[in-house]
């Protein structure tokens, strides 16, 4: 003092609330997330897959590498919150 294919999308976890749905209480206006749930949000630091990079061989197709990561608070953004986003910040080491 410095983040580089150390990249990208998809699908799903943890995990998150309440916009619909349901559910409960009410009884027609509602209210409750201090309701398991489904829609929904959704991981840098979680899982897998495609793709992509980069090397290498018996070369057009294969195989191989894609490492490591402790972390507030406070503010956005959705209907609302979060392990979303600022952010691989601050700061620790």
């Nucleotide at each position: 003092u410095u983040u580089a294919a150390a990249g990208u999308u998809u699908u799903c976890u943890a995990g998150g609330g309440u916009u619909c749905c349901g559910c409960a209480u009410a009884g027609a206006g509602a209210u409750g997330g201090u309701c398991u749930g489904g829609u929904c949000c959704g991981a840098g630091a979680g899982a897998a897959a495609a793709c992509c990079a980069c090397a290498a061989a018996u070369g057009u197709u294969u195989u191989g590498u894609g490492a490591c990561a402790c972390g507030g608070a406070a503010g956005g953004a959705u209907a609302a919150a979060a392990g979303c986003c600022u952010g691989g910040g601050a700061g620790a080491u």